[in-house]
RNA sequence: GGCUCCGUAGUUCAACGGAUAGAAUAGAAGUUUCCUAAACUUUAGAUCGGGGUUCGAUUCCCCGCGGAGCUA
Numbered sequence: 001g002g003c004u005c006c007g008u009a010g011u012u013c014a015a016c017g018g019a020u021a022g023a024a025u026a027g028a029a030g031u032u033u034c035c036u037a038a039a040c041u042u043u044a045g046a047u048c049g050g051g052g053u054u055c056g057a058u059u060c061c062c063c064g065c066g067g068a069g070c071u072a
Base pairs, nucleotide, nucleotide: 001071002070003069004068005067006066007065010025011024012023013022018055027043028042029041030040031039048064049063050062051061052060
C1' cells in the first nucleotide's frame, strides 16, 4: 500500500430504520450495621467526526479519524 472487521455510559456488552438508547459492573446519595463488607432504595453518566438517503438513522451509503486482523 491492498482487503476485511470494529468504534455506544469509567469498563464489559445490548438495541427490526420508529419507545425516554437499555443491562451488568463501577461512581454518588440514602436505609440497615458499633464500624466495614454485603443487601436494598434512589441518582448522574454514552452513540468517533462530517456529509448523504429517508417522514424518521445507533442502524443504510460515502469520505475522514482511530483500533484490530490478513496479505505483499